Context: one part of a larger RNA
RNA sequence: CCCACAACCCCCCGCAGGGCGAGAAGACCCCGUGGAGCUUUACCGCAGCCUGCCGUUGACCCUCGGGCGGAGGCGCGUAGCGUAGGUGGGAGCCCGUGAGGGGUCCCUUUCGGGGGACCCUGAGGCGACAAUGAAACACCACCCACUUCCGCCUGGGGGUCUAACCUGGCCGAAAGGCCAGGGACAGCGGUUGGUGGGCGGUUCGGCUGGGGCGGCACGCCCGCGAAAAGGUAACACGGGCGCCCAAAGGUCGGCUCAGGCGGGUCAGAAACCCGCCGUAGAGUGCAAGGGCAAAAGCCGGCCUGACCGGGCCCCCAACGGCACGGGGCCCGGACGGGAAACCGCGGCCUAGCGCACGCUCGUGCCCCCUUCGGUGGGGGCCGGGCACGACGGAAAAGUUACCCCGGGGAUAACAGGGUCGUCGCGGGCGAGAGCUCCUAUCGACCCCGCGGUUUGCUACAUCGAUGUCGGCUUUUCCCAUCCUGGGGGUGCAGCAGCCCCCAAGGGUGGGGCUGCCCGCCCAUUAAAGGGGAACGUGAGCUGGGUUUAGACCGUCGUGAGACAGGUCGGACUCUACCCGCGGGGGG
Numbered sequence: 001c002c003c004a005c006a007a008c009c010c011c012c013c014g015c016a017g018g019g020c021g022a023g024a025a026g027a028c029c030c031c032g033u034g035g036a037g038c039u040u041u042a043c044c045g046c047a048g049c050c051u052g053c054c055g056u057u058g059a060c061c062c063u064c065g066g067g068c069g070g071a072g073g074c075g076c077g078u079a080g081c082g083u084a085g086g087u088g089g090g091a092g093c094c095c096g097u098g099a100g101g102g103g104u105c106c107c108u109u110u111c112g113g114g115g116g117a118c119c120c121u122g123a124g125g126c127g128a129c130a131a132u133g134a135a136a137c138a139c140c141a142c143c144c145a146c147u148u149c150c151g152c153c154u155g156g157g158g159g160u161c162u163a164a165c166c167u168g169g170c171c172g173a174a175a176g177g178c179c180a181g182g183g184a185c186a187g188c189g190g191u192u193g194g195u196g197g198g199c200g201g202u203u204c205g206g207c208u209g210g211g212g213c214g215g216c217a218c219g220c221c222c223g224c225g226a227a228a229a230g231g232u233a234a235c236a237c238g239g240g241c242g243c244c245c246a247a248a249g250g251u252c253g254g255c256u257c258a259g260g261c262g263g264g265u266c267a268g269a270a271a272c273c274c275g276c277c278g279u280a281g282a283g284u285g286c287a288a289g290g291g292c293a294a295a296a297g298c299c300g301g302c303c304u305g306a307c308c309g310g311g312c313c314c315c316c317a318a319c320g321g322c323a324c325g326g327g328g329c330c331c332g333g334a335c336g337g338g339a340a341a342c343c344g345c346g347g348c349c350u351a352g353c354g355c356a357c358g359c360u361c362g363u364g365c366c367c368c369c370u371u372c373g374g375u376g377g378g379g380g381c382c383g384g385g386c387a388c389g390a391c392g393g394a395a396a397a398g399u400u401a402c403c404c405c406g407g408g409g410a411u412a413a414c415a416g417g418g419u420c421g422u423c424g425c426g427g428g429c430g431a432g433a434g435c436u437c438c439u440a441u442c443g444a445c446c447c448c449g450c451g452g453u454u455u456g457c458u459a460c461a462u463c464g465a466u467g468u469c470g471g472c473u474u475u476u477c478c479c480a481u482c483c484u485g486g487g488g489g490u491g492c493a494g495c496a497g498c499c500c501c502c503a504a505g506g507g508u509g510g511g512g513c514u515g516c517c518c519g520c521c522c523a524u525u526a527a528a529g530g531g532g533a534a535c536g537u538g539a540g541c542u543g544g545g546u547u548u549a550g551a552c553c554g555u556c557g558u559g560a561g562a563c564a565g566g567u568c569g570g571a572c573u574c575u576a577c578c579c580g581c582g583g584g585g586g587g
Base pairs, nucleotide, nucleotide: 008587009586010585011584012583013582014581015580017579018578019577021574022573029408030407031406032405034404035403036400037399038398039397042202043201044200045199046198048195049194050193052191053190054189055188056187058161059160060159061158062157063156064155065154066153067152068151069150070149071148072147073146075144085143086142087141088140089139092126093125094124100121101120102119103118104117105116106115107114108113165182166181167180168179169178170177171176205218206216207215214235219241220240221239222238223237242391243285244347245346249303250302251301252300253299254298255297257281259277260276261275262274263273264272283292284291286352288350289349290348307333308332309331310330311329312328313327314326315325322392335344336343337342358386359385360384361383362382364381365380366379367378368377369376415462416460417458418457419456421455423451424450425449426448427447428446432442433441469544470542471541472540474536475533476532477531478530479529482507483506484505485502486501487500488499489498490497510522511521512520513519550568551567552566553565554563555562556561
């Protein structure tokens, strides 16, 4: 000096591992006092339909009720001339305007009788007496029950009718008329009760180790948590309340319990009696804590303070405040018990509860309207009751895979992180098995780890998107090694095994079933190892499974619909900017 290669820079063609690549304010999930579709025995309504009554709406007849008035009949315990409804008056009443008797007919009947009409006859008939609770259908008045007839008013049922009204036909320009049928029904209007997803408007709670299912930790009380004032969270732990009591309240008086020991007929471990000991271990209406012994426990007497009105303080309730509710104390009034001092505004104390509206109640107070009238209606105040338990209290169910919107990684499903009970692997100890002998091999109980391939728990990043099972393809890593290699032990004669140590270079295959992973099976093999890499790998493929919309079955549901139940079907986008990688070229 030249050539080649490497390094470096640039270009071209390619591949898709990364840029939690692009795309689409996630469709799954949850949340919103967001929406919509659908359902129904959700709630509240509406149409429609049914229905009583009134109007449109009339005539006549039959029949059955109701009310009022009038006339008449009827009413039988026993004693008793006999069929005595009740009460009162009552000593007379009826009769030629025909008593009594007889006949015929009618009504009624409990079959004994009662009443009426007509005819004949013709002068009496009935009552106070004696029996009876009560005295005469002698007479008069009123009333009760049943019943007949008449009148008025009113209603129910039935029948006939035609003229409202309706239908059809015919005539007519129309108004309307005629004919046939129906007919006071129907229809229509008003009003009443019902029915009524046919339709409309809405609602469909909260807490929550995601949501749902479950539960209530959604209102209260006690103990603990609670860290020696008070207060203090969890779906932390252990329990309780939603009443009860007219005596289980007030007061005064008296008494002392549980248990133990000793003694006493039946009598026993326990019945009742006596004695001694007995600070509370008993009892307290009910939970727990605190309290309580001449009592707050047990027994008895008298009572109703389980009062009325007013005020103050406190709890509820240290986020600021309020309400409801609760507690304590005092004053005034009226009371109870006690000789009195005093005690008593329920219960030994701490749980046993409910705003406003509405409805309802009051020997309560006040006002308005109305009325002849405190006759009726309405309102206010105070007090009581009825309930909201999701307990400071809307008036209300489901379903959505047909779904929508706004949000959330405040919150689930995948993958990751943390954890490692579970899982996998190992260790310590060595009871025991192994004829004998813990350790050739196996190894209980107990104890200690490692791993991060299982399943959970958690909710830390991601919901303005990190595509999800399996297969195919393809690269790399780990070793707790399946084969091949080296070494040791043996209950290793050899062959073949079993166990241990070292070792990851290479290998670890084919087929049947299933969407499969797994697994089972078949024939081979030196062996047919276990795992990681977002259960590696969908800007590499597939799309059988799962997981949209269609549809069928079973099951559940009244239904709309639903089901880690089954079944058939069902869109897989991306032209590569950067890093990375492969091939080629230039400087």